Predicted 3D model of a 73-nucleotide RNA (transfer RNA) from Actinia tenebrosa. It matches the Rfam family "tRNA". Rfam classes the family as a transfer RNA. Gene Ontology term of the family: triplet codon-amino acid adaptor activity. The source organism's lineage runs through Eukaryota, Eumetazoa, Hexacorallia, Actiniaria and Actinia. The RNAcentral record of the sequence draws on Ensembl Metazoa.
[in-house]
RNA sequence: CUCGCGGUAGCUCAGUCGGUAGAGCAACAGACUGUAGAUCUGUAGUUCGUCGGUUUAAUCCCGACUCGUGAGA
Numbered sequence: 001c002u003c004g005c006g007g008u009a010g011c012u013c014a015g016u017c018g019g020u021a022g023a024g025c026a027a028c029a030g031a032c033u034g035u036a037g038a039u040c041u042g043u044a045g046u047u048c049g050u051c052g053g054u055u056u057a058a059u060c061c062c063g064a065c066u067c068g069u070g071a072g073a
Stems, first nucleotide, its partner, number of pairs: 001072007010025004027043005049065005
C1' cells in the first nucleotide's frame, strides 16, 4: 500500500435482505439470612465507532474516515 472480517448496555455477544434494539453476566432495590453468599422477584442502563449521502423512515443500503484483527505485496 491492497483485500477480507469486525466495532451494538459496564463485560461477552445476538439482531433485522429499512419501520423508533435484546439475552446472559455485572449493577441497584426488595424478599430470604444473625451477617454475607446462594436462590427468588423487580428496576435502571444503549445518540448501534465517527462524519456525510439515499429515503417518509437507517443499527441495517451507499461513500469517506477511524480503531482492532487476519491475509497478500